[in-house]
RNA sequence: CCGCGCGGGAGAGUCUCCGUGCCGGACCGGCCCCCCGGACCGGACCGCCACGGAGCGCCGAAGGGGCAAAUCCUCCCCGGAACCUCUCAGGCGCCCGGACCGUGCGGGU
Numbered sequence: 001c002c003g004c005g006c007g008g009g010a011g012a013g014u015c016u017c018c019g020u021g022c023c024g025g026a027c028c029g030g031c032c033c034c035c036c037g038g039a040c041c042g043g044a045c046c047g048c049c050a051c052g053g054a055g056c057g058c059c060g061a062a063g064g065g066g067c068a069a070a071u072c073c074u075c076c077c078c079g080g081a082a083c084c085u086c087u088c089a090g091g092c093g094c095c096c097g098g099a100c101c102g103u104g105c106g107g108g109u
């Protein structure tokens, strides 16, 4: 310096709309029944979640892009870091991911 295992590890909307689907709820009609009521079929409504599409807002610590001084006797050119910055990518409930830190093992120099 590289890889792997284990532990820790922040930020930002469970945003809005449309479509589809699973599940749950109750309504109407059909059917059965002496009644209570019941499984099934069809219709349309509400809620949670998932997927796809569209839109606005936001985050920065995978990756990616950008740059200053020091740098030499002086000048010019090139080079010149990041948790800084840009937000392309990625992310904004949980999970996953996650720079970096700790620790164990292996490999290279």
Stems, first nucleotide, its partner, number of pairs: 001107008013056001015055007023047003027043004031038002057092003063088001064086003071079001
Background:
A computed fold for a 109-nucleotide RNA from uncultured Nocardioides sp., annotated as Glycine riboswitch aptamer. Taxonomically the source falls in Nocardioides (Bacteria, Actinomycetota, Actinomycetes, Propionibacteriales). The RNAcentral record of the sequence draws on MGnify.